The part of an RNA shown here (small-subunit ribosomal RNA, 3' major domain) has 468 nucleotides and comes from an uncultured bacterium.
The full RNA is in RNAcentral, with records from ENA and SILVA.
Its Rfam family is "Bacterial small subunit ribosomal RNA".
Context: one part of a larger RNA
RNA sequence: UGACGGGGGCCCGCACAAGCAGUGGAGCAUGUUGUUUAAUUCGAUGAUACGCGAGGAACCUUACCAGGUCUUGACAUAUACCUGAAUUAUAUAGAGAUAUAUAAGUCUUCGGACAGGUAUACAGGUGCUGCAUGGUUGUCGUCAGCUCGUGCCGUGAGGUGUUGGGUUAAGUCCCGCAACGAGCGCAACCCUUAUCCUUUGUUGCUAACGUCUAGGGCGAGCUCUCUAAGGAGACUGCCGGUGACAAACCGGAGGAAGGUGGGGAUGACGUCAAAUCAUCACGGCCCUUAUGACCUGGGCUACAAACGUGCUACAAUGGGCGGCACAGAGAGUCGCAAUACCGCAAGGAUGAGCUAAUCUCAAAAAACCGUCCUCAGUUCGGAUUGGAGUCUGCAACUCGACUCCAUGAAGUUGGAAUUGCUAGUAAUCGCAUAUCAGCCAUGAUGCGGUGAAUACGUUCCCGGGCCU
Numbered sequence: 001u002g003a004c005g006g007g008g009g010c011c012c013g014c015a016c017a018a019g020c021a022g023u024g025g026a027g028c029a030u031g032u033u034g035u036u037u038a039a040u041u042c043g044a045u046g047a048u049a050c051g052c053g054a055g056g057a058a059c060c061u062u063a064c065c066a067g068g069u070c071u072u073g074a075c076a077u078a079u080a081c082c083u084g085a086a087u088u089a090u091a092u093a094g095a096g097a098u099a100u101a102u103a104a105g106u107c108u109u110c111g112g113a114c115a116g117g118u119a120u121a122c123a124g125g126u127g128c129u130g131c132a133u134g135g136u137u138g139u140c141g142u143c144a145g146c147u148c149g150u151g152c153c154g155u156g157a158g159g160u161g162u163u164g165g166g167u168u169a170a171g172u173c174c175c176g177c178a179a180c181g182a183g184c185g186c187a188a189c190c191c192u193u194a195u196c197c198u199u200u201g202u203u204g205c206u207a208a209c210g211u212c213u214a215g216g217g218c219g220a221g222c223u224c225u226c227u228a229a230g231g232a233g234a235c236u237g238c239c240g241g242u243g244a245c246a247a248a249c250c251g252g253a254g255g256a257a258g259g260u261g262g263g264g265a266u267g268a269c270g271u272c273a274a275a276u277c278a279u280c281a282c283g284g285c286c287c288u289u290a291u292g293a294c295c296u297g298g299g300c301u302a303c304a305a306a307c308g309u310g311c312u313a314c315a316a317u318g319g320g321c322g323g324c325a326c327a328g329a330g331a332g333u334c335g336c337a338a339u340a341c342c343g344c345a346a347g348g349a350u351g352a353g354c355u356a357a358u359c360u361c362a363a364a365a366a367a368c369c370g371u372c373c374u375c376a377g378u379u380c381g382g383a384u385u386g387g388a389g390u391c392u393g394c395a396a397c398u399c400g401a402c403u404c405c406a407u408g409a410a411g412u413u414g415g416a417a418u419u420g421c422u423a424g425u426a427a428u429c430g431c432a433u434a435u436c437a438g439c440c441a442u443g444a445u446g447c448g449g450u451g452a453a454u455a456c457g458u459u460c461c462c463g464g465g466c467c468u
Base pairs, nucleotide, nucleotide: 007468008467009466010465011464012463013462015458016457019421020420021419022418023417026312027311028310029309030308031307032306033305034303035302042053043052064298065297066296067295068294069293070292073122077121078120079119080118081117082116083115084114087104088103089102090101091100092099093098107112124287125286127285128284129283133281134280135276136275137274138272140270145184146183147182148181149180150179151160152159153158164175165174166173190264191263192262193261195232196231197230198229199228201226204222205221206220209219210218211217235258238252239251240250241249242248314414318373319372320371321370322369323368330361331360332359335354336353341348342347380411385406386405387404388403389402390401391400427450428449429448430447431446432445433444
């Protein structure tokens, strides 16, 4: 000077408390450990690994294993020589890689391009080291801190400033002070949402008028909704009180919004030799007829057991059937696909329209109305299994999703323990998208619908800030 203390003081945070819903028990999904295996590729491991890298493992991916093959190589550049245009098709053998044969083709500015062969420099490596590194990322933490110049103090390490009195979400601001200033952070500037105005009216909208096939359908219009550009608006600006005549705090008015209005992006100096050599890049080391490359099949999907994260339930605030209403945000030409038809259905067949405010995906679901069930392992629950199918795709055996019929397991609210959340939040209900042929999505990322309870307080648990 820091760090630490079951030392002290002050303060904060879903940290506790007050509440609501869960996890931990069941079945399944998924990740991990372990075990097994020819291989179950590799990495991530307290918080800060474990629905993580992976925003799509049947082949491919793929890095792993077995077998079959290649050696200037699957990929790049260069040189020398030889051959042939490139290229395309077929046949045979084979699991294929590949090999052999035949046919078509006959570029050219005659230099060559392109392809093959030989030779050589070299290629190649998801091989090792994240404790050699760059870059990127997590975490403390969106916590309020971290420093510098000059001056002053101290022999010096260092201190002061940054401490003190108030105040704030904040080293935010005010006052004081051997300090005076400044920088990185805070805040603001950025995006979005909440109100209004102007402009724009088609593909959007419909108040008035007309018309009809009764649908904003079309004539008409741009009033409204909306669209997307530009502005306005909120600043403790105004009033009262408290305060040190300060900063500020409390209450009020007006206002769509009030004291950071809500949300996002934004992450200081640094910490953990934190993570990543498998995104990529890169030093060193290692392999070079193999640790490189190609192919077929298998594996990453195994299963005594343990853990994490989820989904579905255990029912009547419910389940079944019928009727009926209301979103937002997205995606679509290698695509989204309407309509009438067939099928119980998954789906099939047809292919209008749409490069989209025009057409389509598209049915929102919970809600509401009617009716059945009457507390039961049930008309709850849906695992598992048998059969029959549909679709994608060379190909669904290992190992896809979906549909129908049958089957109908555990489970009656979960021990110790433990998680999330303070408002349009929790809970609950659906919808969309990326990846993607298809999909193991119950995941992830967004979107809207319905919509609570509680906070006395800071003694205690956890984490953090300042002073001592």